[in-house]
Lysine riboswitch aptamer from a sheep gut metagenome, 200 nucleotides, folded computationally. The model forms 100% of the base pairs in the Rfam consensus. Model confidence (mean pLDDT): 78 of 100. The sequence is in RNAcentral, with records from MGnify. Its Rfam family is "Lysine riboswitch aptamer". The literature on the family includes a 2003 paper in Cell by Mandal et al., "Riboswitches Control Fundamental Biochemical Pathways in Bacillus subtilis and Other Bacteria". Rfam links the family to the GO term lysine biosynthetic process.
RNA sequence: CAGAGGCGCGGGCUUGAUGAGUCCUGCCGGAUGAGGGUGCCGACCCGUGAUGUGAACAAAGGCUGCACAGCAUCAGAUUCCGGCCGAAAAGGCAAGACCGCCGAAGUUUUUCCGCAGCGGCAGCGGAAAUGCUGGGCGCGUACCGAACAGGUGCGUGACUGUCGCAGCCUGUUUCAGUUAGGGGCGGCUGCGGAGUGCUG
Numbered sequence: 001c002a003g004a005g006g007c008g009c010g011g012g013c014u015u016g017a018u019g020a021g022u023c024c025u026g027c028c029g030g031a032u033g034a035g036g037g038u039g040c041c042g043a044c045c046c047g048u049g050a051u052g053u054g055a056a057c058a059a060a061g062g063c064u065g066c067a068c069a070g071c072a073u074c075a076g077a078u079u080c081c082g083g084c085c086g087a088a089a090a091g092g093c094a095a096g097a098c099c100g101c102c103g104a105a106g107u108u109u110u111u112c113c114g115c116a117g118c119g120g121c122a123g124c125g126g127a128a129a130u131g132c133u134g135g136g137c138g139c140g141u142a143c144c145g146a147a148c149a150g151g152u153g154c155g156u157g158a159c160u161g162u163c164g165c166a167g168c169c170u171g172u173u174u175c176a177g178u179u180a181g182g183g184g185c186g187g188c189u190g191c192g193g194a195g196u197g198c199u200g
Stems, first nucleotide, its partner, number of pairs: 001200003006102001008101004013096004024086001026084006035046003039121004049074005105133003109129007134160002137157008162193008171185005
């Protein structure tokens, strides 16, 4: 520099199913009745109403006034339930063609950036550094997920590719013209290593 492993890895695009008759807008009815503003905490901001009545107490008594609890009525943020019309999207999945590839890629930890008005934690996405994993599959388990799909981590089981060591072969080729034997290639079996590998 170029290649190999095969249900090989990843990316965006298109289409489809799922997501879901769900979230949600509007309308109707009811409940709740002070909290709400990002998933949580803090800080900060916006709200936490009005009217009527009003005993006891304050004081020796009366009236009046004020005021508390309580009661009644109206309003009211937020949240929830039921119904009607309408009605999504994202991640994840499948297929197709294409693109980048064979540490492809995945993932632990740390740092930085973004989400989103401030600080912190968590979560999601991206970049860098570091460590681990050869690869795909089945099973079990934990987490993510609407999911029984799928993904990731860990454990385990055979399978597969590669190299090393050992053994075997009526194979092939060569030392060499013959025998024995040796070397190379190929095939099989067993054990072992790891991609910072393997072949040219």